[in-house]
RNA sequence: GCCACUGCGAUGGGAGAACCGGCUUGCCGGUGCCGAAGGAGCAACCGCCCCGGAAACUCUCAGGCUCAAGGACCUUCGCGGGACC
Numbered sequence: 001g002c003c004a005c006u007g008c009g010a011u012g013g014g015a016g017a018a019c020c021g022g023c024u025u026g027c028c029g030g031u032g033c034c035g036a037a038g039g040a041g042c043a044a045c046c047g048c049c050c051c052g053g054a055a056a057c058u059c060u061c062a063g064g065c066u067c068a069a070g071g072a073c074c075u076u077c078g079c080g081g082g083a084c085c
Stems, first nucleotide, its partner, number of pairs: 001085001003082001005081006012074002018031006032065003038061001039059003045053002
């Protein structure tokens, strides 16, 4: 220099699932439901073995079920780290 990968910040995108009752009208309670913060489980796979890693699958503890907010993940940009060549 190139560039796989990667940290942070910014930018744009970004799903699902609701009824009933009460009242002080945005909260509480009951029942039901969702899967994309986080968490837990299984293991295809990676790893010679061991140790270990490991899904958007499963669970629904947490969270959520008008809007907003949040939001895994993705695009672009900036500042860094950096395998191979």

Glycine riboswitch aptamer from Salipiger marinus, 85 nucleotides, folded computationally. It was read from a public genome assembly, where an Rfam model found it. The source organism's lineage runs through Bacteria, Pseudomonadota, Alphaproteobacteria, Rhodobacterales and Salipiger.